The RNA shown here (Bacterial RNase P class A) has 389 nucleotides and comes from Microbacterium sp. Y355. The source organism's lineage runs through Bacteria, Actinomycetota, Micrococcales, Microbacteriaceae and Microbacterium. The sequence is in RNAcentral, with records from ENA. The coordinates come from a structure-prediction model, not an experiment, and the mean pLDDT is 76. A source record names the gene rnpB.
């Protein structure tokens, strides 16, 4: 310069008008009107885990049910992060992995294809029987396209061995080479490749490295049932608390022996109701309710990922409802190109002009996280190529 990977950040600014919510402050008998702060995300979203909180349940311990699955480490906790390990991709930086257990068991492996599993015999390839022709050899008299006998190789069919070769398939019993056989075969034997055991050394360990032994080498799947190990009670702010109406209608006490009422007491007058409780802890307000496992900078510890200490910064919270429209000036990437203007010999470059305009998406109890959707655009490490010093 170009390619690639990886993290971080923003995600229109800025006036202007016209709007919409909460909350203060004024007016206003109420409607409601003015004036001030403040008014959504990197995912607020999906609601897929995980917790704090409420309420309800709960001696213990199994059983079913779900999660979860290499090691070590963070966290309040996980299905998240870091970090190692193992296996795959790539030259590298990096990245992916649904990474326990297939000798506890049981199923399933489509098509194809003889066989898909305590293996299997279609072709081949060996043995052996029966049968045919064939051409040799020998014997024999009827000398004939005779008859018998005997070894050969051939073909049908028949019993059998055989997993070296062929052929099917994602997958067929480990590979070269040799011994060995009738013919082959880890049957055997040299390497080599896998596996298992023991030691030894290294690591907190998952594993690594190495030495000995062992033919052990009979597939694959567990997001199939299962088997082992951890771990899980349920329900969800419409949890869940406080204040708390009215109407009908129901009950109770007390009342014609005179209640309640006539403003406290008496007299006095009046004449049928008057008190409480259910209805209903309902509608309705209020609280939860937003300062929390917070963000940030420095400083320790720590490969991290997080931890601690310190200093600072904070103003959404509802009715399940508000946080926007428009107009102007700038606007990045991208795309055009006649003039013209500058570098250049030239091809070309740059300027100037002209198009072009902002995605997904939108809070509702709160956090951590995962997955997902997104016009674009900045910044850095890292590693490949390549030119030049």
């Nucleotide at each position: 310069u170009g390619g690639g990977u990886c993290a971080g950040c923003c995600a229109g600014a800025c006036g202007g008008u016209c709007g919409c919510g909460u909350u203060g402050c004024g007016g206003g008998a109420a409607a409601c009107c003015g004036c001030a702060c403040c008014g959504a995300g990197g995912a607020a979203c999906g609601u897929c885990c995980g917790g704090g909180c409420u309420c309800c349940a709960c001696a213990g311990g199994g059983c079913a049910g779900g999660a979860u699955g290499g090691u070590g480490g963070g966290u309040a906790a996980c299905a998240c992060c870091c970090a190692c390990c193992c296996g795959g991709a790539g030259c590298a930086a990096u990245c992916c992995g649904c990474g326990a257990g297939a000798c506890a068991g049981u199923g399933c492996c489509a098509c194809a294809g003889a066989g898909a599993g305590u293996a299997a015999a279609c072709c081949g390839c060996c043995u052996c029987g029966c049968c045919g022709a064939c051409a040799c050899c020998g014997a024999g008299c009827u000398u004939g396209u005779c008859u018998c006998g005997g070894a050969g190789g051939c073909g049908u069919c028949g019993a059998g061995g055989u997993a070296a070769g062929g052929g099917u398939g994602a997958a067929a019993g480990g590979g070269u080479g040799g011994u060995g056989u009738a013919a082959g075969a880890g049957a055997c034997c040299a390497c080599c490749g896998g596996g298992g055991g023991u030691c030894a050394u290294g690591g907190u360990g998952a594993c690594a490295u190495g030495a000995c032994c062992u033919g052990c080498c009979a597939g694959g799947u567990a997001a199939a049932c299962c088997u082992c190990g951890u771990c899980c009670g349920g329900a969800g702010c419409a949890a869940g608390g406080u204040c708390a109406g009215a109407c009908a209608g129901a009950g109770g006490a007390u009342g014609u022996u005179g209640a309640c009422g006539c403003g406290g007491c008496u007299c006095g007058c009046c004449g049928a109701g008057u008190c409480c409780u259910c209805g209903g802890g309902u509608a309705g307000a209020c609280c939860g309710c937003u300062a929390g496992a917070g963000c940030g900078g420095c400083g320790c510890g720590g490969c991290a990922a997080c931890g601690u200490g310190u200093c600072g910064c904070g103003u959404a919270g509802a009715g399940a409802g508000a946080u926007g429209g428009c107009c102007g000036u700038c606007g990045a990437a991208g795309g055009g190109a006649a003039u013209c203007c500058c570098c250049g010999a030239g091809a070309g470059g740059g300027g100037c002009c002209c198009c072009g305009g902002a995605a997904c998406a939108g809070a509702a109890c709160c956090c951590g996280g995962c997955g997902u959707a997104u016009c674009g655009g900045c910044u850095g490490g890292c590693c490949c190529a390549u030119u030049c010093g």